[in-house]
Context: one part of a larger RNA
């Protein structure tokens, strides 16, 4: 120098504590083990695999499996020898894919040119291995506060000193002292958003005053005032007051905001031979009438179990019924679709508007007013399961979703253990959007309602920082 330690000292993190809601028990949903299959294609494995790659497996996807079929091939291309125009149409077989026939027609200086088939060769192709050959790009320690360098000085060398030491910080933030002085990588700031104002701008947005109205910002109008979007002000420990040598630290005033105001972007030098050869690129090696490639059906939806994530309840702080009121983010022309009819519905019919601050999606729901149910496996709770149906899409049988009508299961708050979370946060509600013909309870967003607790750091886990060491 590192690494360690059931060593000690210092300091950090929803790390424990305080608090609040789950998980684990039951339903289903999804992944995953494991087992079955002709396949149940690959891959991810402790935190950092397991609603993960998958922001859409019914044919496609599709890498798997069975049968059928092709063989310069679905595309590009070089050289030799041959043949014919290809394309294009029709017949016949087939499940298709292919496979057979038959028709028709280039250009010419008649050498041959173009295209197009055979055949050979040089080679296509491969989700076929190897992430332990690799590049990219990711995950993870840890948004932790660290990581090094140059010259000097010290050591015989590794090395060391700066980086330690007092203090202070969210921070190797800063101060002060020091054989160090100074630099770089990070730290902070510089951008994004979000809170407060002020200008400019006023259409699709707005709506105080006037005026009209069919009562709707609907019409004249108006430019305040919401609000949409572009430039600015604003916070800097600046003032006070107090502890300090300082750097700082409690207090307080003003102020929308106050001590990093909230939130994101941003991820040092590294460590896991960590993941990715199936995202893509590439070294080696393996296949070549197959490990390529086409194409029908099945398969990745399988089930005695096993885990892991999730959704839904087990009820009255509920459940049904009627009224009733308020967002916000974002989609929309092979598209969003209003009103009207017509169906209990799901959704059909018709057919306006909008390429969208103009029109549609789009009635938010919880919520609040009434009214009912009366503690019960029930007016809870919906699983399974019959029938009738919508709709997408050539096609819903394996194997989509969704409606009506009847069924009405397990659940009576879940051992051991074990998550998350510090404020507009947990908890709860409800929408919207990638994807995508159809298809989330998942994924990423958005706003509604809106909490409870931190005495402390003694113990769990994880980090820094400095000292010890029989370890290399």
């Nucleotide at each position: 120098u590192g690494a360690c330690g059931g060593g000690g000292g210092c300091c950090c993190g929803c790390a424990c504590a305080a608090g609040c809601g789950g998980u684990g028990g039951a339903g289903g949903a999804u992944g995953u083990g494991g087992u079955u299959u002709a396949a149940u294609u690959c891959g991810a494995c402790g935190c950092a695999a397991c609603g993960c790659g998958c922001a859409g497996a019914a044919c496609c996807u599709u890498a798997c499996c069975u049968g059928g079929g092709c063989u310069u091939a679905a595309a590009c291309c070089g050289c030799a020898g041959g043949g014919u125009a290809a394309a294009c149409c029709c017949c016949c077989u087939g499940a298709a894919a292919g496979g057979g026939g038959g028709g028709c027609u280039g250009c010419u200086u008649c050498g041959g040119c173009a295209a197009u088939c055979c055949u050979g060769u040089a080679g296509a192709g491969g989700u076929g291995c190897u992430g332990c050959a690799u590049g990219g790009c990711u995950g993870u320690c840890g948004u932790c506060a660290g990581c090094u360098c140059g010259u000097g000085u010290c050591g015989u060398g590794a090395g060391a000193u700066g980086u330690u030491g007092g203090g202070u910080u969210a921070a190797g933030u800063c101060c002060c002292g020091c054989a160090a002085c100074g630099a770089g990588c990070g730290c902070a700031a510089c951008c994004c958003u979000u809170g407060u104002c002020u200008c400019u701008a006023g259409u699709u947005a707005c709506c105080a005053g006037c005026g009209g109205u069919u009562c709707g910002g609907c019409c004249g109008g108006g430019g305040a005032c919401u609000c949409u979007a572009g430039a600015g002000a604003g916070a800097c420990u600046g003032c006070c007051c107090u502890c300090g040598c300082a750097a700082g630290g409690g207090g307080g005033a003003g102020g929308a905001a106050g001590g990093u105001g909230g939130g994101g972007a941003u991820g040092a030098c590294g460590u896991c031979a960590a993941g990715u050869c199936a995202g893509c690129a590439u070294g080696g090696c393996c296949c070549u009438u197959a490990u390529g490639u086409c194409c029908a059906g099945g398969g990745c939806u399988a089930c005695a179990c096993a885990c892991g994530u999730c959704c839904u309840a087990c009820a009255a702080u509920g459940g049904c019924g009627a009224g009733u009121a308020c967002a916000a983010c974002g989609g929309g022309c092979a598209g969003c679709a209003a009103a009207g009819c017509c169906g209990c519905g799901a959704g059909g019919c018709c057919u306006a508007g909008c390429u969208a601050a103009u029109c549609c999606c789009u009635u938010a729901a919880a919520g609040c007013u009434c009214g009912u149910c009366c503690c019960a496996g029930u007016u809870c709770g919906g699983a399974u399961u019959g029938u009738a149906g919508u709709c997408u899409g050539c096609a819903a049988c394996u194997c989509g979703a969704c409606u009506g009508c009847a069924u009405g299961a397990a659940g009576g708050u879940g051992g051991a253990a074990u998550c998350g979370c510090u404020a507009g946060u947990a908890a709860u509600c409800g929408c919207g959007g990638a994807u995508c013909a159809g298809c989330a309870u998942g994924c990423c967003g958005c706003g509604g309602u809106g909490a409870a607790u931190a005495c402390g750091u003694u113990c769990c886990c994880g980090g820094g920082c400095a000292u010890g060491u029989a370890c290399a």